Predicted 3D model of a 350-nucleotide part of an RNA (small-subunit ribosomal RNA, central domain) from an uncultured bacterium.

[in-house]
Context: one part of a larger RNA
RNA sequence: UUGGGCUUAAAGCGCGUGUAGGCGGCUCAGCAAGUGCCCUGUGAAAACCCUCGGCUUAACCGAGGACUGGCAGGGUAUACUGCUGAGCUUGAGGUGGAUAGGGGUGCCUGGAACUCUAGGUGGAGCGGUGAAAUGCGUAGAUAUCUAGAGGAACGCCUGUGGCGAAAGCGGGGCACUGGGUCCAAUCUGACGCUGAGACGCGAAAGCGUAGGGAGCGAACGGGAUUAGAUACCCCGGUAGUCUACGCCGUAAACGAUGCGCACUAGGCUUUUCUACCUCUGACGGUCGGAGAGCCGAAACAAAAGCGUUAAGUGCGCCGCCUGGGGAGUUCGGCCGCAAGGCUAAAACUC
Numbered sequence: 001u002u003g004g005g006c007u008u009a010a011a012g013c014g015c016g017u018g019u020a021g022g023c024g025g026c027u028c029a030g031c032a033a034g035u036g037c038c039c040u041g042u043g044a045a046a047a048c049c050c051u052c053g054g055c056u057u058a059a060c061c062g063a064g065g066a067c068u069g070g071c072a073g074g075g076u077a078u079a080c081u082g083c084u085g086a087g088c089u090u091g092a093g094g095u096g097g098a099u100a101g102g103g104g105u106g107c108c109u110g111g112a113a114c115u116c117u118a119g120g121u122g123g124a125g126c127g128g129u130g131a132a133a134u135g136c137g138u139a140g141a142u143a144u145c146u147a148g149a150g151g152a153a154c155g156c157c158u159g160u161g162g163c164g165a166a167a168g169c170g171g172g173g174c175a176c177u178g179g180g181u182c183c184a185a186u187c188u189g190a191c192g193c194u195g196a197g198a199c200g201c202g203a204a205a206g207c208g209u210a211g212g213g214a215g216c217g218a219a220c221g222g223g224a225u226u227a228g229a230u231a232c233c234c235c236g237g238u239a240g241u242c243u244a245c246g247c248c249g250u251a252a253a254c255g256a257u258g259c260g261c262a263c264u265a266g267g268c269u270u271u272u273c274u275a276c277c278u279c280u281g282a283c284g285g286u287c288g289g290a291g292a293g294c295c296g297a298a299a300c301a302a303a304a305g306c307g308u309u310a311a312g313u314g315c316g317c318c319g320c321c322u323g324g325g326g327a328g329u330u331c332g333g334c335c336g337c338a339a340g341g342c343u344a345a346a347a348c349u350c
Base pairs, nucleotide, nucleotide: 003322004321005320006319007304008303012318014201015200016199017198021194022193023192025088026087027086028085029084030083031082033081034080035077036076037075038074039073040072041071042070049065050064051063052062053061054060091191092188093187094186095185096183097182098181099180103177104176105175106174107173108172109171110154114150115149116148117147118146119145120144121143125136126135162169163168206247207246208245209244210243211242215241216240220236221235222234223233258317259316260315261314262313263312266295267294268293269292270291271290272289273288275286276285277284300305323350324349325348332343333342334341335340
């Protein structure tokens, strides 16, 4: 535990699915639990407060009154909430048609480059740098041509562009598959929103087992540089990077901005869908919808800025913050093979 907040000051869970719970559209009827009013009982005495009185006063004492969050019972009201019943279609969902897309998984496949192997030509250098050296090369390198092998990544198209919940997704083809949007008529009839726990997904690095290994390349070795050089530069190079399966569960997981709904000037660009216009037509124009950006009215903001993709105006639900250090640490618990992760203090100190 109020209040005030969470783009950048402390603070939005990395993202989703969803349980409990919280919250919930329009109309009618009933009930009367919540709610309002009335009555009754109870709420001990003392004390506090008010009035009066008794000790010369006061403290103190006596009497009366008031007060007592509330609780219970009865009656009454029925707007709102709730419950029950009936109905509705605008929220939500379904059906049909259309459509864009690097959304996902598996299989197959292509060319450029690179390295290696074999062979041909050739004959002294190559490579590398600021300059060099280590390194490679007469056992024929570099260069060049032919053939073959291998692994990884996909140039141009490429966009301020697209898709996905996020992480993320980019050569081509096929199969399977998720989601979105638009249009039309129609169906269901509130079936909705959020979401503590829970469950799932989750870059890179890292771990386990089995493969694979071209290039790159922590560690490591060497050459330089330097006062030194456990670096930056150069020559090598192992894990790793790749595949399958299983773990890990973190990040400046960022829009540093939770999700949903409604409302509040416009202008420009762009992706995509529909309708209409331009005789057809790539295209262009207009109205409407869904996204992605830029600039800006009002408003907001400490300002920077934000501004119909809000950080404006409201509502619902969740998460989180509460001075700095100690510390995202100790201890404990849970998870993990480990690395470690999640949860999370205090003394002390400023």

Rfam family: Bacterial small subunit ribosomal RNA. Its family is annotated with structural constituent of ribosome and ribosome in the Gene Ontology. Its mean pLDDT, the model's own confidence on a scale to 100, is 87.